[in-house]
Context: one part of a larger RNA
RNA sequence: CGUAGGAUAUUUGAGAGGAGCUGUUUUUAGUACGAAAGGACCGAAAUGGACGAACCAAUGGUGAUCCGGUUGUUCUGCCAAGGGCAUAGCCGGGUAGCUACGUUCGGGAAGGAUAAGCGUUGAAAGCAUCUAAACGCCAAGCCUCCCUCAAGAUAAGAUAUCCCAAUGAGACUCCAUAUAGACUAUGUGGUUAAUAGGCUGGGUGUGUAAGCGCAGUAAUGCGUUGAGCUUACCAGUACUAACUGUCCAUUGG
Numbered sequence: 001c002g003u004a005g006g007a008u009a010u011u012u013g014a015g016a017g018g019a020g021c022u023g024u025u026u027u028u029a030g031u032a033c034g035a036a037a038g039g040a041c042c043g044a045a046a047u048g049g050a051c052g053a054a055c056c057a058a059u060g061g062u063g064a065u066c067c068g069g070u071u072g073u074u075c076u077g078c079c080a081a082g083g084g085c086a087u088a089g090c091c092g093g094g095u096a097g098c099u100a101c102g103u104u105c106g107g108g109a110a111g112g113a114u115a116a117g118c119g120u121u122g123a124a125a126g127c128a129u130c131u132a133a134a135c136g137c138c139a140a141g142c143c144u145c146c147c148u149c150a151a152g153a154u155a156a157g158a159u160a161u162c163c164c165a166a167u168g169a170g171a172c173u174c175c176a177u178a179u180a181g182a183c184u185a186u187g188u189g190g191u192u193a194a195u196a197g198g199c200u201g202g203g204u205g206u207g208u209a210a211g212c213g214c215a216g217u218a219a220u221g222c223g224u225u226g227a228g229c230u231u232a233c234c235a236g237u238a239c240u241a242a243c244u245g246u247c248c249a250u251u252g253g
Stems, first nucleotide, its partner, number of pairs: 001152001005163007015149004021049007033038001051106005059100004066093005071086006110144003117137004170247003174190005195241003198237005205229002211224005
């Protein structure tokens, strides 16, 4: 821009893409078969491999500063307690998120038309013949079925609802932002408000803070004390910030 009024939701599916794998074991059954040795088809079930998708409850990884331990040095006047630097100084853990080595699920049943092949009836050709007329069966393959996208499918579809004369359906910009993200776009929210931050409470992690007291010459230990601190998590709470501005009424009714 188009889809001959403007919108908001919900859709149909022309078409396109994806998927499509396979082992072993048990049973049928030591049956059929076979002198024996050996040993099935068909059917039923279980459990794997590889591949794929989704996810983070559990198991793990990461988690650049959440907690703790610790070395050297320097600074905060000193003690104590801390800050900086040394690969994040090193080391032990670890929330959210992301993730696999983890978890869950998938490749199924069925229908149609067929290939090679197997048939029925059957002439040409009194026979025979699956074929010439006619009618069947049959493959992991083909078309459906399953999953995803999909009306720019210009043949531009459908349904429901809203708006149109002094009132506006709706949209954009802007702002607060994240389940989104390079930008854009998308989603949520904008005071009639929990959108983000803060604060409060909880959770989670770390592992018994500082100060003081006691014991010990001291290092240190014990008590106060599962203490103190706690990023991204879950709630509550307007304390802070969501201030503004603009477009859209026609060839339709």